The prediction has a mean pLDDT of 81. The RNA shown here (transfer RNA) has 72 nucleotides and comes from a Candidatus Spechtbacteria bacterium. It matches the Rfam family "tRNA". Rfam links the family to the GO term triplet codon-amino acid adaptor activity. The family's RNA type in Rfam is transfer RNA.

[in-house]
């Protein structure tokens, strides 16, 4: 200083440019149990930021932030 791949819940991770953004964990609560674990049922949480494209953007573009990683 240039390239290249990522950034979505607390933590893993889905989502062909189109339904209220789907799960597992993990939190809460409530069922079982003598009282816990394990299981069972509910529930809370989320698209890094900022402009455009578009009837419509987590997804396409630009341009920051940030994290890896090649070059020099």
């Nucleotide at each position: 200083g240039c390239c290249c791949u990522c950034g979505u819940a607390g933590c893993u991770c889905a989502a062909u440019g189109g339904a209220u953004a789907a799960a597992g964990u993990a939190g809460c609560g409530g069922g079982c149990u003598u009282c816990g674990a394990a299981c069972c049922c509910g529930u809370u949480g989320a698209u890094c930021c900022c402009c455009g494209u578009u009837c419509g953007a987590a997804u396409c573009g630009g341009g920051g932030c940030g994290a890896g990683g090649g070059c020099a």